[in-house]
RNA sequence: CUCUUAUCCCGAGUAGGCGGAGGGACAGGCCCGAUGAAGCCCGGCAACCGGCAUGUUAUGUGUACGGUGCUAACCUGAAAGGAUUUAAUUAAAUUCCCUUGACGAUAAGAG
Numbered sequence: 001c002u003c004u005u006a007u008c009c010c011g012a013g014u015a016g017g018c019g020g021a022g023g024g025a026c027a028g029g030c031c032c033g034a035u036g037a038a039g040c041c042c043g044g045c046a047a048c049c050g051g052c053a054u055g056u057u058a059u060g061u062g063u064a065c066g067g068u069g070c071u072a073a074c075c076u077g078a079a080a081g082g083a084u085u086u087a088a089u090u091a092a093a094u095u096c097c098c099u100u101g102a103c104g105a106u107a108a109g110a111g
Stems, first nucleotide, its partner, number of pairs: 001111008013042001016041003022032003026077004043071003048067003051063004078100002081097003084093004
């Protein structure tokens, strides 16, 4: 980097330290940021994999030791359907609802 499987609900610093201008994947919105962005450390959350304990018909339950991960909040992106409005029966437009998907993220495995 590619593929497969699972998840994308909740939770976690409103005054920790260093750092100084960007950040929220991409695009468009809309936001966050000198009352301090990214990044690093610390703390925390969670429980994917391993470990440990316990248990079963059963990959269950617990712990948080190791490896990751996460730690502002959103909407749209492609297609189908429904509702609404305008002209008048087929078009157009905006907004909303719903379903599936794409993109993206994380873990585990394979190449």
The RNA shown here (SAM riboswitch aptamer (S box leader)) has 111 nucleotides and comes from Terrilactibacillus tamarindi. Lineage of the source: Bacteria > Bacillati > Bacilli > Bacillaceae > Terrilactibacillus. The model forms 97% of the base pairs in the Rfam consensus. It was read from a public genome assembly, where an Rfam model found it. The coordinates come from a structure-prediction model, not an experiment, and the mean pLDDT is 78.